[in-house]
About this RNA:
Predicted 3D model of a 75-nucleotide RNA (c-di-GMP-I riboswitch aptamer) from a Deltaproteobacteria bacterium. Its Rfam family is "c-di-GMP-I riboswitch aptamer". Rfam links the family to the GO term cyclic-di-GMP binding. The sequence was found by an Rfam model in a public genome assembly. The coordinates come from a structure-prediction model, not an experiment, and the mean pLDDT is 89.
RNA sequence: CUCCGAUAAAGGCGAAUCCAGAGCAAUCUGGGCAAGCAAAACCACGGAUCCUUUAUGGAUAUCCGAGUUGCCGAA
Numbered sequence: 001c002u003c004c005g006a007u008a009a010a011g012g013c014g015a016a017u018c019c020a021g022a023g024c025a026a027u028c029u030g031g032g033c034a035a036g037c038a039a040a041a042c043c044a045c046g047g048a049u050c051c052u053u054u055a056u057g058g059a060u061a062u063c064c065g066a067g068u069u070g071c072c073g074a075a
Stems, first nucleotide, its partner, number of pairs: 004073002012037002017032006035062001041068002045065003048060004052055001
């Protein structure tokens, strides 16, 4: 350094649901609260699903795959 992922250490994210707001909607943003996650960090490239104003439209990255980057260091 690569692979790998521990009854390690330091941290991180945050499903469902509740409140407020945005959006025609899918859904998103903020706060609370946690099922969980070794990339549950980023990315809409491919597939899948969803929405509707059916368009050169939009959404989902915690649906799957691919790509990029990152903490630690047991076996």